[in-house]
Context: one part of a larger RNA
Molecule: small-subunit ribosomal RNA, 3' major domain
Organism: uncultured bacterium
RNA sequence: UGACGGGGGCCCGCACAAGCAGUGGAGUAUGUGGUUUAAUUCGACGCAACGCGAAGAAUCUUACCAAGGCUUGACAUGCAGAUGAAUACCUAAGAGAUUAGGUAGGCCUUUGGGACAUCUGUGCAGGUGAUGCAUGGUUGUCGUCAGCUCGUGUCGUGAGAUGUUGGGUUAAGUCCCGCAACGAGCGCAACCCUCGUGAUUAGUUGCCUGAAGAAGGAACUCUAAUCAGACUGCCGUAGUUAAUACGGAGGAAGGUGAGGAUGACGUCAAAUCAUCACGUCCCUUAUGUCUUGGGCUACACACGUACUACAAUGGCUAUUACAAAGAGAAGCGAAUACGUAAGUAGGAGCAAAACUGAAAAAGAUAGCCCUAGUUCGGAUUGGAGGCUGAAACUCGCCUCCAUGAAGCUGGAAUUGCUAGUAAUCACAGGUCAGCAUACUGUGGUGAAUACGUUCCCGGGCCUUGUACA
Numbered sequence: 001u002g003a004c005g006g007g008g009g010c011c012c013g014c015a016c017a018a019g020c021a022g023u024g025g026a027g028u029a030u031g032u033g034g035u036u037u038a039a040u041u042c043g044a045c046g047c048a049a050c051g052c053g054a055a056g057a058a059u060c061u062u063a064c065c066a067a068g069g070c071u072u073g074a075c076a077u078g079c080a081g082a083u084g085a086a087u088a089c090c091u092a093a094g095a096g097a098u099u100a101g102g103u104a105g106g107c108c109u110u111u112g113g114g115a116c117a118u119c120u121g122u123g124c125a126g127g128u129g130a131u132g133c134a135u136g137g138u139u140g141u142c143g144u145c146a147g148c149u150c151g152u153g154u155c156g157u158g159a160g161a162u163g164u165u166g167g168g169u170u171a172a173g174u175c176c177c178g179c180a181a182c183g184a185g186c187g188c189a190a191c192c193c194u195c196g197u198g199a200u201u202a203g204u205u206g207c208c209u210g211a212a213g214a215a216g217g218a219a220c221u222c223u224a225a226u227c228a229g230a231c232u233g234c235c236g237u238a239g240u241u242a243a244u245a246c247g248g249a250g251g252a253a254g255g256u257g258a259g260g261a262u263g264a265c266g267u268c269a270a271a272u273c274a275u276c277a278c279g280u281c282c283c284u285u286a287u288g289u290c291u292u293g294g295g296c297u298a299c300a301c302a303c304g305u306a307c308u309a310c311a312a313u314g315g316c317u318a319u320u321a322c323a324a325a326g327a328g329a330a331g332c333g334a335a336u337a338c339g340u341a342a343g344u345a346g347g348a349g350c351a352a353a354a355c356u357g358a359a360a361a362a363g364a365u366a367g368c369c370c371u372a373g374u375u376c377g378g379a380u381u382g383g384a385g386g387c388u389g390a391a392a393c394u395c396g397c398c399u400c401c402a403u404g405a406a407g408c409u410g411g412a413a414u415u416g417c418u419a420g421u422a423a424u425c426a427c428a429g430g431u432c433a434g435c436a437u438a439c440u441g442u443g444g445u446g447a448a449u450a451c452g453u454u455c456c457c458g459g460g461c462c463u464u465g466u467a468c469a
Stems, first nucleotide, its partner, number of pairs: 001469002003466003007463007015453002019417005026308008034299002042053002064294007073124001077123008087104007107114002126283002129281003135277002137272003140268001142266001147186006153162003166177003192260004197228007207217002231254001234248005310410001314369007327356002331350002336345003376407001381402007423445007
């Protein structure tokens, strides 16, 4: 100087407390461990691994296993030699890769050759093989915590100290005052984006009128560009005539207005050699590469994360409202017809403020159910179909009929959340041929509670002890 302490002081955080909803019990989905297996590819392991890499494993993907093939190779390039267009189609064998045969096919040229392809030889290719404890790059975490340093000066033999400590204050090393310090840098804040108010400009596909996207209108809604607006600016009280705190006015908004992006010096030999790059080592008729089939989907069990429930603040039937955001051409696909339905036929319109998906759902109104393992719950299983795709057996999704399991609110323990939040309700998108209870967004309805900081956890500053570095 740090680190540590079941030392002390001060302060903060959904850390506790006060509340609300959960998890832990059930069924299912999904990930992991374990076990099994020819293989169940690999990585991730307290917080910070476990709906994680994977924004989507039937083949492909695919790295794993079995079997069948190839060896200058599936891919790149140099040299030497030989041959021929490339390529497309057909036939036969085969699980296919591939092998054999046939047909069509003839570029430029200075006539040397060139382009392209095949074969032989040789340099080489190739490796999702090892090492993340050799590395770059990227990422997580402490933590959006308020810290981390430097120059000059001063003090100390020196390691170092000071500044950065102290008194106040703040979300903040934020600011004020003091001070052997005076300044500065990276962080904080602001500058950026979105939302909330108003003004101006612009009106088509939007808005108004209208039967009409025919004609007309330019107010409103809305769209999208530029401005204005919030600064403790004003008033009062407290305070060191300070910083600031509390209250008030005006205001759409008030003291960081709300949210996002933004992550200092560093810590964890943290994660990643399987995104990529790269040192070293290893394989080279195989640890490379092609193909068919299988596996990654197994199942006594254990754990994590979710979904659906256990019902009446509910379930069912009928009727009836109100969104936002986002998507669409090998696409979205309307009306209409058929089918109980999934869906099929159809092909209007739309590269979309125009057309389409599109029905928002919870909600409202009326009726039935009457506390039951039920008109709750939907697992499981049987049958019949539909869709995608060469192909749904292993192993997809959906529909209808039948079946109708566990489950009556969950032990110890434990999680999230402070406001348009929690809870609850639907919608969209990416991935994608098909497949979403996951993920990322969007809006609808919309709470309760916070006395307080003694305690648990994590963190910051000062101080103290130490046989630790």